Bacterial RNase P class A from a Gammaproteobacteria bacterium, 337 nucleotides, folded computationally.
Rfam family: Bacterial RNase P class A. On this family, see Brown, Nucleic Acids Res 1999: "The Ribonuclease P Database".
Model confidence (mean pLDDT): 76 of 100.
[in-house]
RNA sequence: UUGGCUAGCUGGGCAAUCGCUAUUUAUAUAGAGGAAAGUCCGGGCUUCAUAGAGCAAAGUGCCAGGUAACUCCUGGAGGAUGCAAAUCCAUGGAAAGUGCCACAGAAAAUAUACCGCCAUUUGCAUGGUAAGGGUGAAAAGGUGAGUUAAGAGCCCACCGCAUUAAUGGUAACAUUAAUGGCAGGGUAAACCCCACUUGAAGCAAGACCAAAUAGAAACCUAUUUUAUAUGUUGCUCGCAUAAAAGGUUUGGGUAGGUCGCAAGAGGCAUAUAGUGAUGUAUGUCCUAGAUGAAUGAUUGUCCUUGACAGAACCCGGCUUAUAGGCUAGCCAAAUUU
Numbered sequence: 001u002u003g004g005c006u007a008g009c010u011g012g013g014c015a016a017u018c019g020c021u022a023u024u025u026a027u028a029u030a031g032a033g034g035a036a037a038g039u040c041c042g043g044g045c046u047u048c049a050u051a052g053a054g055c056a057a058a059g060u061g062c063c064a065g066g067u068a069a070c071u072c073c074u075g076g077a078g079g080a081u082g083c084a085a086a087u088c089c090a091u092g093g094a095a096a097g098u099g100c101c102a103c104a105g106a107a108a109a110u111a112u113a114c115c116g117c118c119a120u121u122u123g124c125a126u127g128g129u130a131a132g133g134g135u136g137a138a139a140a141g142g143u144g145a146g147u148u149a150a151g152a153g154c155c156c157a158c159c160g161c162a163u164u165a166a167u168g169g170u171a172a173c174a175u176u177a178a179u180g181g182c183a184g185g186g187u188a189a190a191c192c193c194c195a196c197u198u199g200a201a202g203c204a205a206g207a208c209c210a211a212a213u214a215g216a217a218a219c220c221u222a223u224u225u226u227a228u229a230u231g232u233u234g235c236u237c238g239c240a241u242a243a244a245a246g247g248u249u250u251g252g253g254u255a256g257g258u259c260g261c262a263a264g265a266g267g268c269a270u271a272u273a274g275u276g277a278u279g280u281a282u283g284u285c286c287u288a289g290a291u292g293a294a295u296g297a298u299u300g301u302c303c304u305u306g307a308c309a310g311a312a313c314c315c316g317g318c319u320u321a322u323a324g325g326c327u328a329g330c331c332a333a334a335u336u337u
Stems, first nucleotide, its partner, number of pairs: 001333010012302007020031004033308001037319002040317005045202004052237004057198005062076005077091001078089004092193002097191002099187003114133002116129005141159004146154001160182001161180008206259004216250006228242004266285008303306001
């Protein structure tokens, strides 16, 4: 100097005039995001409600931590990509069972023998073989050497695989050694098995006030027990309530207002513990609450000439979109000293 990787900041500025919403007696103060998007996860909160157990169903899937919690985050182990910085992971079990592996190929599992090799034979043919070739994503674990008629874990060495032990580590796992010729491969993002977890619905939740109408109609119902109905995933058990009040269904009226609605698992700074996520302590701050839906328009000026894009109960994450500008660290290459 160029290229790349990781983390972060910003997201046009300034001035004037008019305008909008909330709070406030008034003055005045405040007024969309890093993703507000997706609605994919997890919760807070509200109601059922006094609310338990089992089955079904659903979710997660290496180990250890963080967190209110999670399928999230941090660190580690294993694997893959990259020269590297770094990035990614649907990462339990195929020796419990079932299913599937198109086409090609002889054969894709109760494995087989197309070409080939060897032996016998005048020849046809018979027997042996799975080393070599072909097909395919994948063909009786791979490489080398020996035996053999020709071969083959048939034997041997190394690697792979399985089991056991020792050492290190909290653990996942790693290293070493011994034994064994060794269950043909893949697929569980197929069914399944194993381990762990899980009430449901949702701010259009829910509470209150006012007003209106058809004090409408039909059906069910024990009285001791049994039994019936209802009770917020489904089924069963349990529990509770009801009994002339309750429940189910049909029909009619209302659609107005207030609360919920923002002081929080809150923000910022400093110190401290930790590899880190994060925790603890001290100080300080209040940062939109609309409801057919508020922050807009005009003028002037500056330059980096302006991207993706608007809260509607709230918070923690993940995913997706993003013009330009700035900062820090790391990796690679070239050149110079």